RNA sequence: AGUAGAGGUUGCGCUGCUUAAGAGUAAGUAUCCGGAUAUGUGUGGCAUAGGAGAAGGAUAUUGAAAGGAAUCGGCGCCGAAACGGAAAGAAUCCACCAUUCUUUUUUGUUGGGCAUAGGGUGAAGAACCCUAUGACUGUCGCUUGAAAAGGCGGGGUGCUACU
Numbered sequence: 001a002g003u004a005g006a007g008g009u010u011g012c013g014c015u016g017c018u019u020a021a022g023a024g025u026a027a028g029u030a031u032c033c034g035g036a037u038a039u040g041u042g043u044g045g046c047a048u049a050g051g052a053g054a055a056g057g058a059u060a061u062u063g064a065a066a067g068g069a070a071u072c073g074g075c076g077c078c079g080a081a082a083c084g085g086a087a088a089g090a091a092u093c094c095a096c097c098a099u100u101c102u103u104u105u106u107u108g109u110u111g112g113g114c115a116u117a118g119g120g121u122g123a124a125g126a127a128c129c130c131u132a133u134g135a136c137u138g139u140c141g142c143u144u145g146a147a148a149a150g151g152c153g154g155g156g157u158g159c160u161a162c163u
Stems, first nucleotide, its partner, number of pairs: 001163005008078001011077006018070002027062007037049004042096004081110008089101003111137002114134008139154006
């Protein structure tokens, strides 16, 4: 340098069916109240709707969806993958700012899952993400021990086997 593997039946990611939740919510329609603004993310411009009644509210009726979640199945894997920063691109009526991403490049952190606390996203006591702590687990180094099993420390560009 190359090849092949291990950690776990709660390893990681993608995806399909079904189901629950989202929710009797958003939104549509009708009537009434109301009485001049409202919408296109924020600001400015522009455009559209509006006294033939805007915003908002009440009643009645009709009534979703997305992201996320669970079981089962399929596929790809073991920096699997996740997150942060920077650059470029895309999304919008135009400009600026901001936001977002099934996007690309580059760079940094994290061995893995779990629990707890704080923060963020979210309809949410779900779930996910970040930080910290804790025990558990896998691996390597040193060390104690006859052994079983302990102690300290490290990280995945690592560890094991072969060539």
This is a predicted structure of a 163-nucleotide RNA (Lysine riboswitch aptamer) from a bovine gut metagenome. Model confidence (mean pLDDT): 78 of 100. The sequence is in RNAcentral, with records from MGnify. Its Rfam family is "Lysine riboswitch aptamer". From the family's description: Riboswitches are metabolite binding domains within certain messenger RNAs that serve as precision sensors for their corresponding targets.